[in-house]
RNA sequence: AGAGUUUGAUCAUGGCUUAAAUUGAACGCUGGCGGCAUGCUUUACACAUGCAAGUCGAACGGCAGCGUGGUAGUGCUUGCACUACUGACGGCGAGUGGCGAACGGGUGAGUAAUGCAUCGGAAUGUACCGAGUAAUGGGGGAUAACUAAUCGAAAGAUUAGCUAAUACCGCAUACGACCUGAGGGUGAAAGCAGGGGAUCUUAGGACCUUGCGUUAUUCGAGCAGCCGAUGUCGGAUUAGGUAGUUGGUGGGGUAAAGGCCUACCAAGCCGACGAUCCGUAGCGGGUCUGAGAGGAUGAUCCGCCACAUUGGGACUGAGACACGGCCCAAACUCCUACGGGAGGCAGCAGUGGGGAAUUUUGGACAAUGUGUGUAUCCCUGAUCCAGCCAUGCCGCGUGUCUGAAGAAGGCCUUCGGGUUGUAAAGGACUUUUGUACGGGAAGAAAAGGGAAGUGAUAAUACCACUUUCUGCUGACGGUACCGUAAGAAUAAGCACCGGCUAACUACGUGCCAGCAGCCGCGGUAAUACGUAGGGUGCGAGCGUUAAUCGGAAUUACUGGGCGUAAAGCGAGCGCAGACGGUUGAUUAAGCCAGAUGUGAAAUCCCCGAGCUUAACUUGGGACGUGCAUUUGGAACUGGUCAGCUAGAGUGUGUCAGAGGGAGGUAGAAUUCCACGUGUAGCAGUGAAAUGCGUAGAGAUGUGGAGGAAUAACGAUGGCGAAGGCAGCCUCCUGGGAUAACACUGACGUUCAUGCUCGAAAGCCGGGGUAGCAAACAGGAUUAGAUACCCGGAUUGCCCACGAACUAAGCCAAGACAAGGUGCUUUGAAUACUCAGUAGACUAGCUAGCGUAGCUAACGCGUGAAAUUGUCCGCCUGGGGAGUACGGUCGCAAGAUUAAAACUCAAAGGAAUUGACGGGGGCCCGCACAAGCAGUGGAGUAUGUGGUUUAAUUCGAAGCAACGCGAAGAACCUUACCAGGUCUUGACAUCCAACUAACGAAGUAGAGAUACAUCAGGUGCCCUUCGGGGAAAGUUGAGACAGGUGGUGCAUGGUUGUCGUCAGCUCGUGUCGUGAGAUGUUGGGUUAAGUCCCGCAACGAGCGCAACCCUUGCUAUUAGUUGCUACGCAAGAGCACUCUAAUAGGACUGCCGUUGACAAAACGGAGGAAGGUGGGGACGACGUCAAAUCAUCAUGCCCCUUAUGACCUGGGCUACACACGUACUACAAUGGCCAUCAACAGAGGGAAGCAAAACAGCGAUGUGGAGCAAACCCCUAAAAAUGGUCUCAGUUCAGAUUGCAGGCUGCAACCCGCCUGCAUGAAGUCGGAAUUGCUAGUAAUCGCGGAUCAGCAUGCCGCGGUGAAUACGUUCCCGGGCCUUGUACACACCGCCCGUCACACCAUGGGAGCCGGUAAUACCCGAAGUCAGUAGUCUAACGCAAGAGGACGCUGCCGAAGGUAGGAUUGGCGACUGGGGUGAAGUCGUAACAAGGUAACCGUA
Repeated sequence: AGAGUUUGAUCAUGGCUUAAAUUGAACGCUGGCGGCAUGCUUUACACAUGCAAGUCGAACGGCAGCGUGGUAGUGCUUGCACUACUGACGGCGAGUGGCGAACGGGUGAGUAAUGCAUCGGAAUGUACCGAGUAAUGGGGGAUAACUAAUCGAAAGAUUAGCUAAUACCGCAUACGACCUGAGGGUGAAAGCAGGGGAUCUUAGGACCUUGCGUUAUUCGAGCAGCCGAUGUCGGAUUAGGUAGUUGGUGGGGUAAAGGCCUACCAAGCCGACGAUCCGUAGCGGGUCUGAGAGGAUGAUCCGCCACAUUGGGACUGAGACACGGCCCAAACUCCUACGGGAGGCAGCAGUGGGGAAUUUUGGACAAUGUGUGUAUCCCUGAUCCAGCCAUGCCGCGUGUCUGAAGAAGGCCUUCGGGUUGUAAAGGACUUUUGUACGGGAAGAAAAGGGAAGUGAUAAUACCACUUUCUGCUGACGGUACCGUAAGAAUAAGCACCGGCUAACUACGUGCCAGCAGCCGCGGUAAUACGUAGGGUGCGAGCGUUAAUCGGAAUUACUGGGCGUAAAGCGAGCGCAGACGGUUGAUUAAGCCAGAUGUGAAAUCCCCGAGCUUAACUUGGGACGUGCAUUUGGAACUGGUCAGCUAGAGUGUGUCAGAGGGAGGUAGAAUUCCACGUGUAGCAGUGAAAUGCGUAGAGAUGUGGAGGAAUAACGAUGGCGAAGGCAGCCUCCUGGGAUAACACUGACGUUCAUGCUCGAAAGCCGGGGUAGCAAACAGGAUUAGAUACCCGGAUUGCCCACGAACUAAGCCAAGACAAGGUGCUUUGAAUACUCAGUAGACUAGCUAGCGUAGCUAACGCGUGAAAUUGUCCGCCUGGGGAGUACGGUCGCAAGAUUAAAACUCAAAGGAAUUGACGGGGGCCCGCACAAGCAGUGGAGUAUGUGGUUUAAUUCGAAGCAACGCGAAGAACCUUACCAGGUCUUGACAUCCAACUAACGAAGUAGAGAUACAUCAGGUGCCCUUCGGGGAAAGUUGAGACAGGUGGUGCAUGGUUGUCGUCAGCUCGUGUCGUGAGAUGUUGGGUUAAGUCCCGCAACGAGCGCAACCCUUGCUAUUAGUUGCUACGCAAGAGCACUCUAAUAGGACUGCCGUUGACAAAACGGAGGAAGGUGGGGACGACGUCAAAUCAUCAUGCCCCUUAUGACCUGGGCUACACACGUACUACAAUGGCCAUCAACAGAGGGAAGCAAAACAGCGAUGUGGAGCAAACCCCUAAAAAUGGUCUCAGUUCAGAUUGCAGGCUGCAACCCGCCUGCAUGAAGUCGGAAUUGCUAGUAAUCGCGGAUCAGCAUGCCGCGGUGAAUACGUUCCCGGGCCUUGUACACACCGCCCGUCACACCAUGGGAGCCGGUAAUACCCGAAGUCAGUAGUCUAACGCAAGAGGACGCUGCCGAAGGUAGGAUUGGCGACUGGGGUGAAGUCGUAACAAGGUAACCGUA
C1' cells in the first nucleotide's frame, strides 16, 4: 500500500468480495509446563441447602448454658468425686439500652432526562472525625426480661404481678443558639471505668484526678440535598403540545429555593434552532479500530445513577421511603389440625430452566479494609488465597553437534533417475521441563512485655505520647526458590496448496459424490471434489463461525458528485434563513494573545524501579486539543451611528417583436343544401372488398349554410419565466434593448415552508360540431390479426366557467456575479456619405466553428460542461418500486410524500474491433438476365433414409452426406449373424528341450480339425567327428501377443469448405489515458491491397502476378521402329509429317485518341498468337471443436478360454415407401436396312494383348502369326450416301418374363456378365420447383484405362462433329471495400418481452379472532401521611380544672381492580392482489438493424 469480479477487448462509473487488527466469545481437531489476567453477553426466569451484619457486660436488670471460687452436705483413701446453695469471679443465651445495619457486595429492568459529563451557582443539612468555647446540678414515674395463668396446630398473642439503666419525663441553670412587637420569651445533659496523698464519713463512700461518654454552641473537613448553562441515539409515514399548564399574590410545606401543595387573579408557556408522541438505550473515565478526522462500543477496574418478585406507602433514623426492615395490594411457591401462617440469591457458592456458551455448595480472617468495643477480641462469601477452563496475554520446552552406503520403506518417473533427506539409523554431548530425594523463604507491621523520657496531675499511681530492647501471630504452603541423582529419557499439532494468496504431483470419482469468501470447479486425462506422497503457513495451538472498525474518497468536515453513468424541483414570485459594495467613528459578540482555576484515580505515551525475562506490578513526568474566570488587542466578521456611488432602482427620448387579454373583420379550402348541364360509373388499394351511384352519383356551373384553421411570406427568424405564441384591424396591458443626463443611496443575490402560472389527454354541467378521429361495428390481410391498410363513425379536438397539475415539461445543462484568446452570422443606436451601401466603435440577441482549459470519452468552449464566489434543489449498486401502508390534495381518474421483506453480482455510461441489418454507396461472379441442354413425370441402374431381419457390419449428414470411403461384396474380401472349434494363441521377440525343413497316401467330419501311420527326404557353415552354430519346425512355462473395441470433443498426419475470393499482417514512427487507429482510408485504375497520384506516415512479409507443366508458331540439333521430293524393292536421304531436346517469340513494345503531363483504357498496325493467348499444378491469416481412431500412427480407457483367432453356411443383394445421382427413352435433325468408300487421339498388353484363317445366327470356340511394343495386337464409331417406315404406343421404346445357350471360376441357388429366339410394361417431352454451361465451350458421338478370375449405365482420361446468347446490373444467391445503426460477441440459427400452467419464498389487502402499550372519563377504594373530631382510654407535669398522648370515627389524596368509548402496536386469518426465484413447459414475437408499422414520454 492494495487485489479479484460487469467486456471479445478498453476507459470511467458502481456495487459485491478479500488480505489487517480486535473479542467476556462459541464450535471442530489437537494438547507438555509455568506466570498474570478473565469467566451467564441468553430468562430483571424460578430457587432446595449453607453462609453473606453484627457488636458492646467499661450503659442495664440479670444467670438459661459453660468454667472458677466460696458455703453446706454425702461417699469417704487427710484428697478426689457427687449433690444443693451462692452472680463473688471468668464470662454469657434471651432481654432492655447504645452504635451499626443507608457502608461494603450484586444487577442494568427502567430512564432520552427527576440521568450522566463539563463548568458554574445559592436558599441547605450533617451521626462518626478534627479544632475551639461553655457545661455535665437536682428529682420522678414506668417497662421488657422474669414469675404465674390462659388461648392457638403453628406463627404468635393476651391478662395479672416484680425490677434496672447511658431507656423515658419534668424542674433548675444557660450562652456566642432560636423567636421577637426589641420590652422580652423559648430550649440541655448520663453516666461508666482506672488511680489516689491530705481531710471528712453513716465506712457504702464523699472528695480530688485521669480517660471515655453526655449536653449546648461555633468553625472545619468529608458526605449529602437543590438550581442553572452547554453537550448527550433514531423516526416528520409523529406538527402542533400544555389547565397546575405559564406567571403573580396570600397561605401551607421542606433541612433548603421553587406550582412542591392550596385559594384567588391574569392568559400565558413550549415548538421547524424539531415541541409533543413513538422506538431504542443506564451515562462517563475509558475500550477496539483508524495516518488522522472519525466510526463502533460501555465486560473486568474507577466515578455517578437506577433497581432489589410486581405495584403503592410511610415508619425509624444524622442519613432510607431501606437487597438479607415494616404495612397494604397482586402473582407465584411452601406449611397447615383448613381456623390461619411463612417466603423473596440482580450477595458468595450451588440447583433447575433457557442457551452455541460461562467455574467450587473450597480455605482463611495471616494481610488490606468496614462495623462495634477503652481494649484483648468478635463479626466480615468485602477481601486475600486455593480449585476448574488453552478463554486471552506473556515466557519456556519437546533436544544439541556429527553422520552419504545419499540405507530401507513410501511417492513420482521420460525407467535414466528424482524426492522424502542429514531426515532416520549409527557416534559424541547436554539436562531446561518432568520424576525421585534433600534444604527452604519474603509477604509480620502492629498489639503485648521491659527500660528511659515527655505531657496531664497534688502525685514517684493510673492514663496518653516518643525512643529503644525484646517478642506472639502465615490461609496460601513445605508453595516460590536452591541443591543432588538417573536418563534423550516425559512432551506436536492444525489449516492450507486454481487466482486473489506463500505452497504440486499421482490415484479414485465422472455435472455424480462433493467444494466454494468472491470469481468459480466437477459432464473420463480435475494442481479447485476424496485419498496419498510432497510442499507452504502458524505452532500448544490451528482453523471455522459470529461481531466491530479498517481498506470504503462507498455519506466525502478533513475528502465525492448531478449534459449522456444515480442525481437540477416544469417555471416564476417571494417571507424566514444564508451570503453581501465603499469611507470614517464607536463597540467588543465572534476572533487573537497572556494569566488563574479546573479537567479524579486508573488507562494511553516518556524516563526509571521490582518479579531470572516478558506479560504483570509500581514511582515520577508529560498529555488531556475542553470549560470557566480575568487582563489586554481592535486588522477582519458582526452590532450601532454618519457618509459615498461603481451594485440595484426611478424618470425622459428612441427601437423591434406570432408577448398577454377583449372586440371586430377577411379570403382560400373542405363538407352539406337547393337548382341547372350530363351519364355510368365513382371511390379505394400492394391487390381487393366493404362504401356511394340509374330514386341520376362522380364531373361541371350558380346560389346559399355552417364550423374550424389561418397557405405562400416563413427562416439555424422574432417574442415570452416556463408551458407556449402566426390572416388583418381597433382598444387595454406586461416585459426587453438602446442613447444621454438627472434622482434615490446597498434599497442586493439566492431562497426551505408558502403563493401563482403550467402542453396534450381526461373530468363537471352548458353551448357548438365543417373537417379529423380513441371506442365501436364492417371490409381486407393473416396460421391467427381484438393490429398495421380501406370505407364509416361516437366521446373528443372548438367557446365560456370550474376543477385537474402531469410529459423525453429536454439544451436531459438551477439562479446570480466577476474577470480571462478569436473568427463568421443576425441586428439596435451613433457617425459618414444621404435613403442606399461599405467601413469603424459601443452594448444586446440568435446560430456555426474554434484557443487555453475541462471531460471517462463523446464533447463543452466569453450564452461553458473553463477559473472562482454565494444560495437553493437533488444522488449514493440493480430489481422489488416511484410500488405497499399511512398522511395531504382531488368529483373521479389519480397526483404528491414514500418504505420494507426478499432477491442478484452485477445493472448502467462512453468509446473500440468484429459480426449482423427485410440500412446506404461502389464493385465482382453462369449470381440474375439473354440463350442452349437438362433434372423434377416413366422404366431400369446405383447410393441413402425408413422398415424388416439372426445379421441386413461400419463410417459420411445443408451448400461442403447420398454412382461418397468402395479403382469393382458369389467363397475370399468381411469388419456382421448362426453353428462348430482354439487358448502363449492366426502374427512378433526372449528362454529351455527336441527335431532338418519338407513331403506322400489313409479314416472320420460341412470344414476347421482329430486319429493312426511312414513310401520318400536328409540340405548350409565349422569340426578334435563326439558335436556345435545359423535358419526353420514341434513341445513347455511365463513375460506378452491380439482387438475394423470406445473416444476425430485428448491427438499427429491427410482432406473438404469459404475461395484462386483479394485479402491477412508486421517493424519503426505518429495519434489516442486505453482497447485501438494510422499505414490498408481518399481520387482514378485493374482479374488482383494490380498500378499511379495524394496523404503522418515510411518500409517490409504471407497472399496476387511471374517462375513450373501442357497446348498453339518458328528455328536449331538429332534422327529409328517414323517419313519419302529418289524409288519395284533393297538401299539412300532427313526437305516434309512426326518424335524429343534446346532456343526464339508477346513486352501495352509501336502508332493514334482519352486520361491529371500518371497509372491505365479504347482503337489500329505488325504477328501463329494481343492485352493473364487457352488449360493445369500451385490454395495467404484464418473459419466450421467440419471429416477421418475403419488407410496409417498415437495418448487414455476397456476385453484377455474373449470384444482375440480359425472354419462352414448365411448376410452386406431384404422391400409398403421417400429422396439424391445417372442411364435409356418417349421418336422423322428419327428408327431400320443396305453400300462400301473415309477420318482419330490417348492408353494397355506376358498367368498378357492376340492377328490371319475356320466353325457358329450370335455370345463364343478352334487357331495361334506377331509383340515386353512409334515395329505386333486391342482398334474405331457417330457422321456421309441410297432405300424404307409416315406420326401410330408405331418398323418408337426397350422393361419384364419364358426357353435355349456362351464365358469366368472349387462353386453362378440365394447372388455374375454375355448371346439367340420369343415376350413387348411404363413412357407421346414431364406440376411446384430446380441444375449445368460464355467457345473448340454446351450439346452430341464413339474409344481407352485403373480396379479385376469374372462382373461398369459409375469413375478417370481421349479424341470426332460442333452451336446459341450476354441489352444490362433493378431484382435472387454468394463475395469484396467504404460508411451507418446495434440492447449481438456461442456474434441474427443472436438477443429478448409478456400472459398462462407447475413448485417454492417473502409481502400487501382481508370478514374477523387473540394479545400488548400509553392515555381519558367514571365506579370502587387497601395500607398510609395529612386534616377534622361528637366517642373511649390515659403513669410522669399540675392543688385542681386541665395540658399532652393513644385508640376509634370522618374527610382529601390514593395502588391494584372494574366499566366505557376511542388511540396505537403485534400475532393469527378462509379468500384474494401483485412481486421474486426456478429444468429443456405453452402461446405468440413487443423491443434491439429502418427489428420488418421508427422508438420513446404523458394521458384516455
The prediction has a mean pLDDT of 83. The RNA shown here (small-subunit ribosomal RNA) has 1500 nucleotides and comes from an uncultured rumen bacterium. Rfam family: Bacterial small subunit ribosomal RNA.